[in-house]
Molecule: transfer RNA
Organism: Thermoprotei archaeon
RNA sequence: GGGCCGGUAGUUUAGCUCGGCUAGAACGCUACCCUUACGAGGUAGUGGUCCCCGGUUCAAAUCCGGGCCGGCCCACCA
Numbered sequence: 001g002g003g004c005c006g007g008u009a010g011u012u013u014a015g016c017u018c019g020g021c022u023a024g025a026a027c028g029c030u031a032c033c034c035u036u037a038c039g040a041g042g043u044a045g046u047g048g049u050c051c052c053c054g055g056u057u058c059a060a061a062u063c064c065g066g067g068c069c070g071g072c073c074c075a076c077c078a
Stems, first nucleotide, its partner, number of pairs: 001074007010027004020058001028046006051067005
């Protein structure tokens, strides 16, 4: 330098191909109940610039362009 894959909540991630509830789950966290206490369990609550910028559209996490970061493969290597 070229190609491919990925970036969504504190963490792991679904959803992206087929645009349409301004995004769902598990774990976590908080309060209370329970317990001598911890854990487990129960009840309620808590969650997002969907990596960034721009474009298309009535409408974008999703489509298009540019960039950033990470991984893998290939090439180059003075």